[in-house]
RNA sequence: GGACAGUCAUCGCCGAGUCCCCGUACGGCGCGAGCCAGGGGAGCCGGGGACCCACCGCAGUCCCUGGGGUGAAUCGGACGCCCGCGCGCAUCGCGAGGGGGUCCGUAGGAGACCUUCCUGCUCCGAACCCGUCAGCUAACCCGGUAGGCGAGAGGGAAGGAAAGG
Numbered sequence: 001g002g003a004c005a006g007u008c009a010u011c012g013c014c015g016a017g018u019c020c021c022c023g024u025a026c027g028g029c030g031c032g033a034g035c036c037a038g039g040g041g042a043g044c045c046g047g048g049g050a051c052c053c054a055c056c057g058c059a060g061u062c063c064c065u066g067g068g069g070u071g072a073a074u075c076g077g078a079c080g081c082c083c084g085c086g087c088g089c090a091u092c093g094c095g096a097g098g099g100g101g102u103c104c105g106u107a108g109g110a111g112a113c114c115u116u117c118c119u120g121c122u123c124c125g126a127a128c129c130c131g132u133c134a135g136c137u138a139a140c141c142c143g144g145u146a147g148g149c150g151a152g153a154g155g156g157a158a159g160g161a162a163a164g165g
Stems, first nucleotide, its partner, number of pairs: 011150004018042005027036003043145006053135001066133001067130004075105005081099003085095004108124004113160007
């Protein structure tokens, strides 16, 4: 000097997922300060829910498929695996379907004060819920406030904000 791993503190990123009070004379942990569970409030996010508005018709063809929500996370293709079905048959082959996997692309999303635009690069492109019900939606009602990360790729234009003088 470099690489890897861990802990603590600080700063920061994605995200609604932050802040304050009680808890602290009662639950758990801690010698203790205190921490956690739990409770309340503010802020933020999401869902349900009127009027108005939107949808609504006709003809032909096809079909009998649930639908909706959170979230950026949707759609398509290729190749294996598994399951049962049908056909032909001989171990096997073909066809349609379902489940799951890998890879490639993709709607979309993110990248260090904020917003918009141009250009360029990198990364993500998951998961879950309601249960046959949902358009919008004032009043009103209900729920959430987790988790993960340390990558930096910026440049240009405009308008703000902040700091300094």
Predicted 3D model of a 165-nucleotide RNA (c-di-AMP riboswitch aptamer (ydaO/yuaA leader)) from Streptomyces viridochromogenes DSM 40736. The RNAcentral record of the sequence draws on Rfam and Ribocentre. RNAcentral records the identical sequence in 2 taxa. NCBI's taxonomy places the organism under Bacteria, Bacillati, Actinomycetes, Streptomyces, Streptomyces viridochromogenes.